[in-house]
């Protein structure tokens, strides 16, 4: 990190340690370690293993000494020494590599049937002969490489005799052994050193003595290797049968040794489900890295063991190889080459080329350690020691210390105030690691050699030798290194990465879904803490970061330490083998188990603990500790075994009940259907409506009869039975299981259960039957945009029998069997007992529902457990690919079983909670509907909107919730547009600096005007000062006209998805919250919800809820009635007068008029109602149940409008997107929509008379009487700043005439002429008069709006804007109605409740074809390789074998013609067999690459076609067929 949240389940992903790393940025220094992980790829070139003249003949070079000499050369192996060559030892060690090897390896622990060179100890020898041979000379052959023949030579080479303490073998001797006795067999080499005496003697010798050191045989020993068995440690069963020298015996051979190691012959075994055989990977250990730890990965350096040395094969030598730097053969490849042949093998050390993401130097030395050879000096060593290269890794250690505020400057950031970088810098004042210079300077070295001495031993001896010890002396690659001292100087030395959440750490600009990030979630589409940059800031440090890989978190494979009702997951069901487990109790045993038992052993290094040494660490070093296996002894609770015993599990027999348990045979009623015959006539079926269909050849319907083939109605239940599918009329017949009850027996006979066996719904297939109904397919009708569906009409397989198959279902209680335990209560089935016996109650064994503890992610489960435990046995490990492919294996098939990868996604899925939603339910409200008036849709007009037109028709509003809407007035102005003409600090604001001079006011000319451009008057206030005085010389302030310059000013530009405000909607709906308890693991829930009531979460009443808050109501206006107060211009009355009007004078009750009160509360009566809360009725009253209208609008929703009321962030324009002017345009017109006016007439038109209002406006006004004019208008000039005057005569209404149902005396558009009024202006483009003209239009399709009473309709008035225009709009009153059964339906809107796969919330989500693109995989004629059996062919080198051939020889016998003799023996070769690599053919297995085509899958912001789930998703849905 899946959810608007929430718990769980469950992948993904991160943080941490590591590493033989690799890459990008950087980069001072030590010091200790590391360095081809890939091609066991192919190698240039130099090295890596040689020594030993004290084994041997000798003498190329080189020395050095003699001799000779013509002085310059020759000579002598004499000496040092030493090429080649003969012997000897080494070479099998050491070094590299990890290809094979899944066991001939390894690691541990045992064991016998062996061998062991040099070493150690021991014991016995070490006589005496012989004959080659290589070097070398000296021919010959060859490009080389090398052979080759001839003479000659020597030995610690080489062969023969003798001899035998030992040793082998035979015999004595017999069944076995041991001692003894006796035969037989085989040895040997010398070399150095030294010496008085003795002896030879040619004499510088030699015997001979002594001493070391070799040679032989022989014990034993150490050490090393060879064998053998036990156990351990990888994957697949889509590998299940493998094996013929196999297994085992006997006898040859054979090997150091046991073994089929080999052969022959008999037997037929041996190996495997505790995984043989096959395949894939892979050296093993020690120990490395990770974990708390069990464990997990891993085998690089170090260390041990194995293989391996170009691939394969072979042996020789040797104590040791089947031998990396030896030999043969074969192959592949490279190199020389005279083409006839030759030569190689870096997985040794540098190094090269190639491969890669990658991994050093063709160095130094043998000083130290260790090997080899040698008597020793020493000699050889790319083992080793050291250096060189690389931040590869650890680890130490510097890159400066202290002050230092004016918080300098720059940078960034800004609210413009600051703030941050920051005591950080400069400065001032120390210090000197490291590095740079000078200068001194180690440890690592002691052995042994030499030579002197000393002591001892040998010894006939003082020699010589040894051995001990002591003086002397050589010997350092690293390296002038470590390490010391001085000298100058802050001087020589900081980067990387990150800053969205996990994760420490934010600003700012630039980008603008672009560039790009990115480890997961995710960022980016004009204010980006996610992208780049820069600034601050985190970390970490000579390093930082990616990347890759391991462990870890991941309890995520769960042995510690998981699950399996709904999240992955219990097999469909028995039965039962193998295996695992197993009641009670004795007694033996001692396999397992146990002992802080015991002896081995567990290499060293490493880890661990406690010291030491390097300045410290890392590194190095001492000791100590070490879970494991074996040997021995020990204990004997448990568990195995071995022998009893037992009855509680578990069986068996008897007894009487119960049951749709099963199979077979019969058999019965009802109904459907066919069919006969009658009665009877026109319809019947069918449906939401039809319509196919059937029916006058007579249906349906009725009666009767007969056929046939399926299921068995009530009973019937939560009932019974079966393992599980499943099982129903009745009766018969075989026949399985379980329950109960009481005795008896058996005596653990159990329990589970891989492989196996049997059963196994439905649909399906095979054969053969059967067929009434029903009904996949299919036909037809409908329905529908389409209908291959649903709905109608028919109808075939099939449904059935009977045989064989098939074997799978949501085959579900989505719960595995068997056992033991852990509160009750109601019910019902079957048995059986007791009791107070038409009833009650106990047990037991089933079946149900309810419910504590307990569980559980919640629902839920709860003695029938999803509780506590015990035994088995299956199954699961993130979604999709996928239950699919490919293999195998059942099946006639059709299709089962078993079962994967690549890819590709970060969720997918469970339970529960809010909300939405629903073509779910239940309740309730509203002019919602329904009843009703009167409309609009249609006609003309007026007006506003779309579109269309235009220079320009300015902008805005667009479902209700835009459209007579902003706009309460577009002729100019307004005005935002468009043409043309001007302006540029600006028409308007503030501030400066400079200049001018004085507010201002009257008049000319150009132009369209805006401006331009002139002339005349006129010349601020205070203060100081001058002067008689004055506006006057001069100066200083203050104000303020105008101009230049800076700053700014302006923008109805953008963005309403950056915003305040304001407002619409939903709504005058009744909601929407909150404190505190309280239930839940939470998210939530109560409260708010139930009953009633109300307009109303209105109010009562129940209750784990008690309270509040905002809204509801009230309060606030107006109106309806009443009191009191007040009384002018209102009213009123009286006087004069015909009667009006006018005036004058009086009054304040009445009206009215405007203050303050009264009144109305379900307050009274009666019903209902719970004695409530309300309600219905009714009194009284002006008003009665909110009196009636206004105002008053809850949390919130619709990114609603509005940047064009205003304000305002970003932005963007600044001689223009500002400003000004004159004309135009916003007023256009084929056309659609909204909304009004007027109408179509007689409830009417027109004439005439005549009546009654409310509210409002007025001085730039509102205008009166009068006079004119048909009128509009004019003139006029009274009154009114308004209870006075004026606008202003209300109208329908009433009454009289006339018209008489017509396109009309109805409408009244239109257009003609004359007028008039506003105004600079009236053309585009106002209003009004008068006359004439007289259109459409006869009550309006579909379809829709508005109203419940003083309402609808209908009739005039009046104001706002306004110069002037009103069909709009805001108010005002006059006439003044009809209907409401009721809530089925339509919309809306509120409660509850259900389902959901919805949450951007049904305008939702979402499914599969098709087209397209791009992935990765399956089949495919086949094509190429790889391994790997079989069969047959083939047979190099070797090494064995017997014959036979050929050919050859010194060594030893013999002879004496001493040879070209001869014999014994042996060699060498050729043939021929045997085994056998390589190679060849043929037939397979097995894998792997590829393939024309195809199938299906996955992925992809906006393609096509339908809607198939989700909601009752509109056909209720799943599964399997």
């Nucleotide at each position: 990190u899946u959810u608007g949240a929430u718990c769980a389940u469950g992948g993904c992903u991160c943080a941490g340690a590591u590493u033989g790393a690799a890459c990008g940025c950087u980069a001072g220094u030590g010091g200790u370690a590391u360095g081809c992980c890939u091609u066991a790829u192919a190698c240039a070139u130099g090295c890596a293993a040689g020594u030993c003249g004290a084994a041997c003949g000798g003498u190329a070079c080189c020395a050095u000494a003699g001799g000779c000499u013509u002085a310059u050369g020759c000579u002598u192996g004499a000496u040092g020494a030493c090429g080649a060559g003969u012997g000897g030892c080494a070479a099998a060690c050491g070094g590299g590599u990890g290809a094979g090897u899944a066991a001939u390896a390894c690691a541990u622990c045992a064991g016998a049937a062996c061998a062991u060179g040099c070493c150690u100890u021991g014991a016995a020898g070490u006589g005496g002969g012989g004959g080659a041979u290589a070097g070398c000379u000296u021919g010959g052959u060859g490009a080389a490489a090398a052979c080759u023949a001839a003479a000659u030579u020597a030995a610690u080479a080489c062969c023969g005799c003798a001899u035998a303490c030992g040793a082998u073998c035979c015999u004595u001797a017999u069944g076995c052994u041991u001692c003894g006795g006796g035969g037989a067999u085989g040895a040997a080499a010398g070399g150095a050193g030294g010496g008085g005496a003795c002896c030879u003697g040619u004499c510088u010798a030699g015997g001979c003595c002594c001493u070391g050191u070799g040679c032989u045989u022989u014990a034993a020993g150490a050490u090393u290797g060879g064998c053998u068995g036990a156990u351990g440690g990888u994957u697949g069963a889509u590998u299940a049968g493998c094996u013929a020298g196999u297994u085992g015996g006997c006898g040859g051979g054979g090997u150091a040794a046991a073994u089929g190691c080999u052969c022959a012959c008999c037997a037929a075994g041996g190996c495997a489900a505790a995984g043989a055989u096959c395949a894939a990977u892979a050296g093993c250990u020690g120990g490395u890295c990770u974990g708390a730890g069990a464990g997990g990965a891993u085998g690089g350096a170090c260390a041990g063991c194995c293989a391996c040395a170009c691939u394969g094969g072979g042996a020789u030598u040797g104590a040791g190889a089947c031998a990396c730097g030896g030999c043969c053969c074969a192959g592949a490849c490279u190199u020389c080459u005279a083409u006839g042949g030759a030569a190689g093998g870096c997985a040794g050390c540098a190094g090269u080329a190639g491969g890669g993401a990658a991994u050093c130097u063709u160095g130094g030395a043998c000083a130290a350690u260790g090997g080899g050879c040698g008597a020793a000096a020493g000699c050889c060593u790319g083992a080793u020691c050291c250096a060189g290269c690389a931040a590869u890794a650890c680890c130490g250690u510097g890159u400066g210390u202290g002050u230092g505020a004016u918080g300098a400057a720059g940078g960034c950031c800004c609210c413009u105030g600051g703030g941050u970088u920051g005591u950080a810098a400069a400065g001032c004042a120390c210090u000197u690691u490291u590095g740079u210079c000078u200068g001194g300077g180690a440890a690592g070295a002691a052995a042994a050699c030499c030579u002197a001495u000393u002591c001892a031993a040998c010894u006939a001896a003082c020699a010589a030798u040894u051995g001990a010890g002591u003086a002397c002396c050589a010997u350092g690659a690293c390296u002038g290194u470590a390490c010391c001292a001085g000298a100058a100087g802050a001087a020589u030395a900081a980067g990387c990465a990150c800053c969205g959440g996990c994760u420490a750490a934010c600003u700012a600009c630039g980008u603008g879904c672009c560039a790009g990030c990115a480890g997961c979630c995710g960022c980016g589409g004009u204010a980006a803490a996610a992208c780049g940059u820069a600034g601050g800031g985190u970390g970490u440090a000579a390093g930082c970061g990616u990347u890759a890989a391991u462990c870890g978190g991941a309890a995520u494979u769960a042995c510690u330490g998981g699950g399996c009702g709904u999240a992955a997951a219990g097999g469909g069901u028995g039965u039962g083998u193998a295996g695992g487990u197993g009641g009670u109790u004795u007694a033996u045993c001692a396999a397992g188990a146990c002992u802080g038992g015991c002896u081995g052993u567990u290499a060293a290094a490493u880890c661990c603990u406690a010291g030491g040494g390097c300045u410290u660490a890392a590194c190095c070093u001492u000791a100590g500790a070490u879970c494991g296996c074996a040997u021995c002894a020990g204990u004997u609770a448990c568990u195995c075994g071995u022998a009893g015993a037992c009855u509680a599990g578990a069986g068996u027999a008897u007894g009487g009940a119960a049951g749709a348990g099963g199979g077979g045979g019969g058999u019965a009623g009802a109904a459907u259907u066919u069919u006969g015959c009658a009665u009877g006539u026109a319809g019947c079926a069918g449906u939401g409506a039809a319509a196919u269909g059937c029916g006058u050849u007579g249906a349906u319907a009725u009666g009767u009869a007969a056929a046939g083939g399926a299921a068995u109605a009530c009973c019937a239940a939560a009932a019974g039975c079966g393992a599980a599918g499943g099982c129903a009329u009745c009766c018969c017949c075989c026949u399985g299981g379980g329950a109960c009850a009481a005795u008896a027996c058996u005596g653990a006979c159990a329990c589970u259960a891989a492989a196996g066996c049997a059963c196994g719904a439905a649909a399906g297939c095979a054969u053969g039957g059967g067929g009434a109904g029903c009904a996949a397919a299919c036909a037809g009708g409908a329905u529908u945009a389409g209908a291959u569906a649903c709905c109608c009409u028919g109808g075939u397989a099939g449904u059935c029998c009977a045989u064989g198959c098939c074997c799978u279902a949501a085959a579900c209680g989505a719960u595995g069997u068997c056992g033991a335990c852990u509160a009750g209560u109601u019910g019902u089935u079957g048995g059986a007992g007791a009791g107070u016996u038409u009833c009650u109650u106990u047990c037991c064994a089933g079946u149900a529902a309810u419910a504590c503890a307990g569980c559980u992610a919640a629902c839920g489960c709860a003695u029938a457990a999803a509780g506590u435990c015990g035994a088995c046995c299956g199954c699961c490990u993130g979604g999709g690919g996928a239950g699919u492919a490919c293999g195998g294996u059942c099946g006639c098939a059709a299709g089962g079983c078993u079962a994967a990868a690549a890819c590709u996604c970060a969720a997918a899925g469970g339970a529960a909670u809010u909300g939405a939603c629903g073509g779910g339910g239940a309740c309730c409200a509203g002019c919602a509907c329904a009843a009703g008036c009167a409309g609009u849709g249609g006609a003309u007009g007026a007006u506003g909107u779309g579109g269309a037109u235009u220079a320009a028709u300015u902008c805005g509003a667009u479902g209700c919730a835009a459209c007579a809407c902003g706009a309460a007035a577009a002729a100019c102005c307004u005005u935002a547009c468009c043409u043309a003409c001007c302006c540029u600090u600006g028409a308007c604001a503030u501030a400066g600096a400079c200049c001018u001079g004085g507010a201002u006011c009257c008049u000319g000319c150009u132009g369209a005007g805006a401006a331009g451009u002139g002339g005349g008057a006129g010349u601020g206030c205070u203060u100081u000062g001058u002067u008689a005085c004055a506006u006057c010389a001069a100066a200083a302030g203050c104000c303020u006209u105008g101009g230049u310059c800076u700053a700014c000013a302006g923008g109805u530009g953008c963005u309403g998805c950056a915003u305040g405000g304001c407002u619409g909607u939903c709504g005058u709906c009744a909601g929407c919250u909150c404190g505190u308890g309280u239930c839940g693991u939470g998210a939530g829930g109560u409260g708010u919800u139930g009953g009633g009531u109300u307009a109303a979460g209105u109010c009562c009443u129940g209750u784990a809820a008690c309270g509040a808050g905002c809204g509801u109501a009230a309060c606030c206006c107006u109106u309806a009635u009443c009191u009191u107060u007040a009384a002018u211009u209102g009213c009123c009355g009286c006087u004069a007068g015909a009667u009006g009007g006018u005036u004058u004078a009086g009054u304040u009750a009445c009206c009215u008029u405007a203050a303050a009160g009264a009144g109305a509360c379900u307050g009274c009566c009666a019903g209902c109602g719970a004695u409530g809360a309300g309600u219905u009725g009714g009194a009284g009253g002006a008003a009665g149940g909110c009196g009636a209208g206004g105002a008053u609008a809850a949390c919130g929703u619709c990114a609603a409008g509005u940047c064009c009321c205003c304000a305002u962030g970003g932005c963007c324009c600044u001689u223009a997107u500002g400003g000004g002017u004159a004309g135009g345009g916003c007023c256009u017109c084929a056309c659609a929509c909204g909304u009004c006016a007027u109408a179509c007439a007689a409830u009417g038109g027109c004439u005439g008379a005549c009546a009654c209002a409310a509210a409002g406006a007025g001085u730039u006004g509102c205008c009166a009487a009068c006079u004119u004019g048909c009128a509009a208008g004019a003139g006029g000039g009274a009154g009114c700043u308004a209870a006075u005057c004026u606008c202003a005569u209300a109208a329908a209404u009433u009454c009289a005439g006339u018209c008489u149902u017509a396109g009309u005396u109805c409408g009244g558009a239109u257009u003609g002429u004359a007028c008039u009024c506003u105004g600079a202006a009236a053309c585009u483009c106002g209003g009004g008069u008068a006359u004439a003209u007289g259109a459409a239009g006869g009550u309006g399709g579909a379809a829709u709006u508005g109203c419940u009473a003083g309402u609808a309709a209908u009739c005039g008035u009046g104001g706002a804007u306004c110069a002037g225009c009103a069909u709009g709009u805001c108010a005002c009153g006059g006439u003044g109605a009809a209907u409401a059964c009721g809530u089925u339906c339509u919309c809306u809107g509120g409660u509850c409740u259900u389902g959901u796969a919805c949450a951007c919330a049904c305008c939702g989500c979402c499914c599969g074809u098709c087209a397209c693109a791009c992935c990765a995989u399956g089949g495919a004629a086949g094509u190429a390789g790889g391994u790997u059996u079989u069969a047959u062919c083939a047979g190099a080198a070797g090494u064995g074998g017997a014959u036979a051939g050929c050919u050859c020889u010194a060594a030893c016998c013999u002879c004496a013609u001493u040879g070209u003799a001869g014999g014994a023996a042996g060699g060498g070769u050729u043939a021929c067999c045997a085994u056998c690599a390589a190679g060849a053919u043929a037939a397979g297995g097995u894998u792997u690459a590829u393939g024309a085509c195809u199938g299906g899958g996955g992925u992809g912001a906006a393609g096509u076609c339908g809607u198939a789930a989700c909601a009752a998703g509109g056909a209720u849905c799943u599964g399997c067929u």

The RNA shown here (small-subunit ribosomal RNA) has 1521 nucleotides and comes from Candidatus Tremblayella phenacoccinincola. Its mean pLDDT, the model's own confidence on a scale to 100, is 82. It matches the Rfam family "Bacterial small subunit ribosomal RNA".